[in-house]
């Protein structure tokens, strides 16, 4: 330096829940707001889970949404045991 790990510091994210706006819908962006969070940064063209929509009613089939459902990938802040 690297890895495991996760005390401390010094910061970062932003749940539900309001407003406003996009969207047929899950939900998305943007202010308020803080459950929580060591990657709650980034990948839906890596595999699944759950949702929404249209076919079709009969199993399923397609499109889209969730990364704060979980496994993988990528990058990163600090350094105690």
């Nucleotide at each position: 330096g690297c890895u495991u790990c996760g005390a401390a510091a010094a910061g970062g994210c932003a749940a539900a829940c309001c407003c406003g706006u996009c969207g047929u819908g899950a939900g998305g962006c943007g202010g308020g707001g803080g459950c929580g969070c060591a990657a709650a940064g980034c990948c839906a063209u890596g595999g699944g889970g759950u949702c929404u929509u249209c076919c079709c009613c009969u199993a399923g089939g397609a499109a889209g949404a969730u990364a704060g459902c979980c496994c993988g990938g990528c990058u990163g802040c600090c350094g105690a045991a």

Predicted 3D model of an 81-nucleotide RNA (c-di-GMP-I riboswitch aptamer) from an Anaerolineales bacterium. Model confidence (mean pLDDT): 89 of 100.